Bacterial RNase P class A from Pseudopedinella elastica, 327 nucleotides, folded computationally.

[in-house]
RNA sequence: GGCAAUCGCCGCUUUCUUCAUGUUUACAUGUUUGCAAGGGGAGGAAAGUCCGGGCUCCACAGGGCAGGGUGCCAGAUAACGUCUGGGCGGCGUAAGCCGACGACAAGUGCAGCAGAGAGAAGACCGCCAGUUUCGACUGGUAAGGGUGAAAGGGUGCGGUAAGAGCGCACCGCAUCGCUGGUAACAGUGGAUGGCAAGGUAAACUCCACCCGGAGCAAGACCAAAUAGGUUCCCUUAUGGCGCGGCCCGCGUUGGGAACGGGUAGGUUGCUGGAGCCAACGAGUGAUUGUUGGCCUAGACGAAUGAUUGCCCACGACAGAACCCGGC
Numbered sequence: 001g002g003c004a005a006u007c008g009c010c011g012c013u014u015u016c017u018u019c020a021u022g023u024u025u026a027c028a029u030g031u032u033u034g035c036a037a038g039g040g041g042a043g044g045a046a047a048g049u050c051c052g053g054g055c056u057c058c059a060c061a062g063g064g065c066a067g068g069g070u071g072c073c074a075g076a077u078a079a080c081g082u083c084u085g086g087g088c089g090g091c092g093u094a095a096g097c098c099g100a101c102g103a104c105a106a107g108u109g110c111a112g113c114a115g116a117g118a119g120a121a122g123a124c125c126g127c128c129a130g131u132u133u134c135g136a137c138u139g140g141u142a143a144g145g146g147u148g149a150a151a152g153g154g155u156g157c158g159g160u161a162a163g164a165g166c167g168c169a170c171c172g173c174a175u176c177g178c179u180g181g182u183a184a185c186a187g188u189g190g191a192u193g194g195c196a197a198g199g200u201a202a203a204c205u206c207c208a209c210c211c212g213g214a215g216c217a218a219g220a221c222c223a224a225a226u227a228g229g230u231u232c233c234c235u236u237a238u239g240g241c242g243c244g245g246c247c248c249g250c251g252u253u254g255g256g257a258a259c260g261g262g263u264a265g266g267u268u269g270c271u272g273g274a275g276c277c278a279a280c281g282a283g284u285g286a287u288u289g290u291u292g293g294c295c296u297a298g299a300c301g302a303a304u305g306a307u308u309g310c311c312c313a314c315g316a317c318a319g320a321a322c323c324c325g326g327c
Stems, first nucleotide, its partner, number of pairs: 001311007009041002012038003016034001019030005043317001048327001050326005055215004067211005072086005087101001088099004102206002107204002109200002124145002126141006153171006172195001173193004177188004219268004229259006239253005275294008312315001
C1' cells in the first nucleotide's frame, strides 16, 4: 500500500421521535431533540497561485493617451503566454532535441580588455613613391602580418609605383521578376546591382495585435434579541420618575402601532459540468460531430480516522474549499 471485519467522523435520503409555532385537530412548517436503516465521502496533481476563461458585482456612448502583455506561418479552442502541424536557424552519425524567431537602412544609446583603428572605421608592422643629415620624415596602399568575440565577401586572372570590385570570370550576397506553397518560406543556367551605414531591441524605441477593475470573504435572499431611525396615533407638563418622611428646590422625560435599514444567525451561490465513458464519423494532428450510457466529495472551527486479521509488488509526492482549460 491492497482486501476484509469491527468501531468512529462528515453530508444526503427514508421511517419514527422530542420540542416550538400555525391552524382545518391531525396535518403543515422548522435557527427543534434523539435514534435506526440505506447509500456516499480527496488527487493526478487537491500543490505553486504563474497564464487563460466561465460566473458575480462595480464602471462603461464611441475613440484616444498612459500602463501591461504577446511577437516566424497556418490551424485548434470559450480563451491563452497552451496545444497541433509546418517553415527557418542551431546542435546531433541518426532517431531526435532546442530556439522571446518582427524591425538596428526612423531616431537615440551601449560595447570591459587588447588593438593604430570598434564605425560612412582604420596606417602599428609590412609594401610602394618621394625627401634624407641614413636616425628618420611626408604621402600612397586594406593584398600580407599583428590585436580582438567582431576589422567593410571568397578564389583566380588582369591591372598598378605598390595596391584596391579598380576591371573581368566563377562562387556567394542583395533587390526585382518567375515557379511552387493558404502562408511562413523554398527554388531559379531570368534580369539588375560591385556588394550595402558591422554588432546589440529579456537597451530606450518603432511596428502589428491583445488587455476596464475587483474577486465566492464575489454576490443574492430570509431575518431574532437589544439599541437607535422614520411615520402615525394616544397621553401630557399644575404630570410621571429620581433625591426626600413632607414642602420648597434640583435633575430627568411617556405609551402604542406600522415601516424600513442593519447586527447575530440561517438559506443560497455549491457543484449536472467547455463533465466522464464507449461506439461510429471528419481531420496528418491538436481537436471536433452524432448516438448511447453514467452521476462521481461539497464542508464552513471545516469530515475522510482507529483497531484487528490476511496478502505481496513493501507502498512516492501529498490532501479538496466557486468551477474549468493549461503550464
The RNAcentral record of the sequence draws on ENA. Taxonomically the source falls in Pseudopedinella (Eukaryota, Sar, Ochrophyta, Dictyochophyceae).